RNA sequence: GCGAGCGUAGCUCAGUUGGUAGAGCAUCCGCCUGAUACGCGGCAGGUCGAAGGUUCGACUCCUUCCGCUCGCA
Numbered sequence: 001g002c003g004a005g006c007g008u009a010g011c012u013c014a015g016u017u018g019g020u021a022g023a024g025c026a027u028c029c030g031c032c033u034g035a036u037a038c039g040c041g042g043c044a045g046g047u048c049g050a051a052g053g054u055u056c057g058a059c060u061c062c063u064u065c066c067g068c069u070c071g072c073a
Base pairs, nucleotide, nucleotide: 001072002071003070004069005068006067007066010025011024012023013022019056028042029041030040031039049065050064051063052062053061
């Protein structure tokens, strides 16, 4: 330099052909216990990597960048 894949909550990841963004674990609160752990219940937490474009409507489609990984040279 060329090609491909990935980027979504603190972490690991879903998101079925565009229509109100979710799960598990962790944190926090409560229940349970003499207390702790385990277990159970609940809350909160996201400008969906960035910026544009298409569309009534974009995590999803298109373009350009940024970061990471892999392959070729």
The RNA shown here (transfer RNA) has 73 nucleotides and comes from Parcubacteria group bacterium CG1_02_50_68. Its Rfam family is "tRNA". The RNAcentral record of the sequence draws on ENA. The same sequence occurs in records of 7 taxa.